[in-house]
Context: one part of a larger RNA
């Protein structure tokens, strides 16, 4: 010099696009952030004079809730990066080939009764299904054989048909596992390891495997740095540099880990599950003292910590997600607006003319010089500003449907009108004089300046480089 998720002093006109708790993975008031399907299903309710149509729905059932969103505590590890591999799984989706015959028993809800401060319940007898069970059928798998084990569901429609269900094979995408190699500091850490290393049998897993267990052997690893200790999410990237390389890992993207702390399983294709369950702990809250409720490292927001970081906003109009046959409902993802000169880019604060070189300031050798065409004055313009008029694209779909937003943009009128600062001027380093002060007061990044004529302090006039910024501080190269 350059750079920054910056902070701070001071100043501040506008717009586009980005970015915004780096600290306490500290504690959290409040509402919201994951639902959906009545075309699976028996009830109930609304509405109507009644029927039908219609609408809503607690429960059973399906699917989703394992995604999306957050954070970086832990982790020096097959965690990540890269290059390979074999012993695996896969809801939904795509392709192909088959199949769906017969029967049964329940459990919610609603009802009755009962318990109770609450959270939540107990008991009795009914009832439906794409919920559950049995028989039949069987591609295929194991086994020498005998033999053993295993499927299915309907719904809508007047119909055509559409959609769902079961089995098998393949695909796509996703995931689990193994391995070569790379991955910070310290030797003032030199030895370390008993399921430890290998084998056999057994059990277990989707699968390999000491992953587990019994027995047997005594191995395994290490100066090519094991083990211990400290620090740390990793990467593509980002910043600096001609490069080599050094530093770093905000935002956006990929992977990993975590969800008050520690442990555990259930369900499921998938979790050992952020807004699911159980146990223990700390903390907070309610209680009729018997017992219960909770988890913002989701988006806002509060307290606290801190040099320091935003609104308890609008909308599902678009894109995307899950659900649904669809209409659709839902979505703090996302799309937007708000706040902040935090960064970056662009624009403006007027333009042309104007010498009696005006007044005034400063300097002076007292002749003058300079601020300075700067101002006044004349002529013009209107980006911006104020007030009016018109007014989008983003909507894909026959039509309808826009949060942003009366926004962007276009256009009319008005009037130079609304808009310049901060730092520096001894050398490095562009820019100089006067006055005050007198080793004092002070300055300072380094060298250094100041003790009576200070270009270095303070003020003034002038000047220089930047400019809606300019300086300082911190950090990296």
């Nucleotide at each position: 010099u350059g750079a920054u998720g910056a902070a701070u002093g001071u100043u501040g006109g506008c717009g586009g696009c980005a970015u915004g708790c780096u600290u306490a993975a500290c504690a959290c008031a409040u509402g919201c952030a994951a639902g959906u399907c009545g075309g699976a299903u028996g009830g109930g309710a609304a509405g109507u004079g009644g029927u039908g149509u219609u609408u809503c729905u607690a429960g059973u059932g399906g699917u989703g809730g394992a995604c999306g969103g957050g954070u970086g505590a832990g982790u020096a590890a097959c965690g990540c990066g890269u290059a390979a591999g074999a012993a695996c799984c896969u809801u939904c989706c795509c392709u192909u080939g088959g199949g769906a015959g017969g029967g049964g028993a329940a459990c919610a809800a609603a009802a009755a009764c009962u318990a109770a401060a609450a959270a939540c319940g107990a008991c009795u007898g009914c009832u439906a299904a794409u919920a559950c069970c049995c028989c039949a059928u069987a591609g295929g798998a194991u086994g020498a054989g005998g033999a053993g084990a295993a499927a299915a569901a309907g719904g809508a429609g007047g119909a055509a048909u559409c959609u769902g269900c079961c089995c098998a094979a393949g695909g796509a995408g996703g995931g689990g596992c193994u391995c070569g190699u790379g991955u910070c500091u310290a030797a003032u850490u030199a030895g370390u390891u008993a399921g430890u290393u290998g084998g056999u049998g057994a059990g277990g897993c989707a699968a390999u495997g000491g992953a587990u267990u019994a027995c047997c052997a005594a191995g395994g690893u290490g100066a090519c740095a094991a083990u211990c200790a400290g620090u740390a999410g990793c990467u593509g990237g980002u910043c600096c540099g001609a490069g080599a390389g050094g530093a770093u890992g905000a935002u956006a993207a990929a992977c990993c880990a975590c969800a008050c702390u520690a442990g555990g399983a259930u369900u499921g294709a998938g979790a050992c599950a952020c807004a699911g369950c159980c146990c223990a702990g700390a903390c907070u809250c309610c209680u009729a003292c018997g017992g219960g409720a909770g988890g913002c490292a989701g988006a806002a927001g509060u307290g606290g910590g801190g040099c320091a970081u935003u609104u308890u906003c609008c909308a599902c109009a678009a894109u995307g997600g899950g659900c649904g046959a669809a209409a659709g409902a839902u979505u703090g993802a996302c799309g937007g607006a708000g706040c902040a000169a935090u960064g970056u880019c662009g624009c403006g604060u007027g333009a042309a003319g104007g010498c009696a070189g005006a007044a005034g300031g400063c300097c002076c050798a007292c002749g003058g010089g300079u601020c300075a065409u700067g101002a006044a004055c004349u002529u013009c313009u209107u980006u911006u500003c104020u007030c009016g008029g018109a007014g989008a694209a983003g909507a894909a779909a026959c039509a309808a449907u826009g949060a942003c937003g009366g926004u962007a943009u276009c256009u009319g009128a008005g009037g130079a009108a609304u808009a310049a600062g901060a730092a520096u001027c001894g050398g490095c380093u562009a820019a100089c004089u006067c006055u005050g002060u007198g080793c004092c007061a002070g300055c300072a990044g380094c060298c250094g300046c100041g003790g009576u004529a200070a270009g270095a302090u303070a003020g003034a006039g002038g000047a220089u480089g930047c400019a809606a910024g300019c300086g300082u501080u911190a950090u990296c190269c």
Background: A computed fold for a 477-nucleotide part of an RNA from Picea glauca, annotated as small-subunit ribosomal RNA, 5' domain. NCBI's taxonomy places the organism under Eukaryota, Streptophytina, Acrogymnospermae, Pinopsida, Picea. Its mean pLDDT, the model's own confidence on a scale to 100, is 85. Rfam family: Bacterial small subunit ribosomal RNA. Rfam links the family to the GO terms ribosome and structural constituent of ribosome. The RNAcentral record of the full RNA draws on SILVA.